[in-house]
RNA sequence: GGCGCCAUAGCCAAGUGGUAAGGCAAAGGUCUGCAAAACCUCUAUUCCCCGGUCCGAAUCCGGGUGGCGCCU
Numbered sequence: 001g002g003c004g005c006c007a008u009a010g011c012c013a014a015g016u017g018g019u020a021a022g023g024c025a026a027a028g029g030u031c032u033g034c035a036a037a038a039c040c041u042c043u044a045u046u047c048c049c050c051g052g053u054c055c056g057a058a059u060c061c062g063g064g065u066g067g068c069g070c071c072u
Base pairs, nucleotide, nucleotide: 001071002070003069004068005067006066007065010024011023012022018055027041028040029039030038048064049063050062051061052060
């Protein structure tokens, strides 16, 4: 220098045009003499950033940033 993949909550991670699942952690509650365990509740008007297409974008398109890999 060229090519490809990835970026979603504190962490992991699904979703591939129609208003974002789940798990862990944290917080609150029930229970308990106190705790642990168990159970219940609770978190993304901004899905890395900027622009475009569309009635509608996490999703499609262009550019950028960062990470990983391959080729030279």